c-di-GMP-I riboswitch aptamer from a Desulfobacterales bacterium, 92 nucleotides, folded computationally. The organism belongs to Desulfobacterales, within Bacteria. Model confidence (mean pLDDT): 79 of 100.
RNA sequence: UCCAGAAAAAGCCAAGUCUGUCGAAAGGCAGGUCACGGAAAGCCACGGGUCGGUUCACGUGAUUUGAGUAAACCGAAAGCCGGGUUGCCUGA
Numbered sequence: 001u002c003c004a005g006a007a008a009a010a011g012c013c014a015a016g017u018c019u020g021u022c023g024a025a026a027g028g029c030a031g032g033u034c035a036c037g038g039a040a041a042g043c044c045a046c047g048g049g050u051c052g053g054u055u056c057a058c059g060u061g062a063u064u065u066g067a068g069u070a071a072a073c074c075g076a077a078a079g080c081c082g083g084g085u086u087g088c089c090u091g092a
Base pairs, nucleotide, nucleotide: 003091004090005089012038013037016033017032018031019030020029021028022027036079042085043084044083046082047081048080050076051075052074053073054072055071057069058068
């Protein structure tokens, strides 16, 4: 340096859940509890996918109310898949 692995050793992250707070929402932040799991469950958000909102077309429905699908835009997470990038240990 490229590859492989988590068996060892040192560690790391934290699903879920509770409280507070921000947000229209998805969801974010902080603290507690806990450990579903993870060899990048570190970072990014480039492609696909997912979630929320607005507009609008088709169109369901109908006393007032108002399904579902597609498209465009705005937002969100990213521990879904692919991609980029950095890194501990061991082996080769």